[in-house]
RNA sequence: UCUGAAAAAGGCAAACUUGUUGAAAGGCAAGGACGCAAAGCCACGAGUCUAAGGUAAAUUUUACUAUGAUCGUCGGGCCGCCAAAA
Numbered sequence: 001u002c003u004g005a006a007a008a009a010g011g012c013a014a015a016c017u018u019g020u021u022g023a024a025a026g027g028c029a030a031g032g033a034c035g036c037a038a039a040g041c042c043a044c045g046a047g048u049c050u051a052a053g054g055u056a057a058a059u060u061u062u063a064c065u066a067u068g069a070u071c072g073u074c075g076g077g078c079c080g081c082c083a084a085a086a
Base pairs, nucleotide, nucleotide: 003083004082011036012035016031017030018029019028020027021026034072040078041077042076044075045074046073047070048069049068053065054064055063056062057061
C1' cells in the first nucleotide's frame, strides 16, 4: 500500500415503541438490536422520498416543481481502530 480470515479493545444501531419537532418526507432523545470494518464525516454526482411555497389546469381537486430530506441506496471526496495471509 492492498485486503478483511479469525480475535481483542471497543464503536454504531434497522424494524418497532414512547416523547419531542416538522406542512410532509424526515430529524432529535430514550428504550430496543436487524445488521454494519467505515452503519465515522461531507448532499459533490446519480437514485429514492416529501410538496409547505410556487406554477399550470381546474374549482377545490389534480399535475409538475427542492430551495426540504435520505451518507443504513450506489458512486465520489476527507479522516480513522484492529489484524492473519499476500
Model confidence (mean pLDDT): 85 of 100.
c-di-GMP-I-GGC riboswitch aptamer from Neobacillus terrae, 86 nucleotides, folded computationally.
Taxonomically the source falls in Neobacillus (Bacteria, Bacillota, Bacilli, Bacillaceae).
The sequence was found by an Rfam model in a public genome assembly.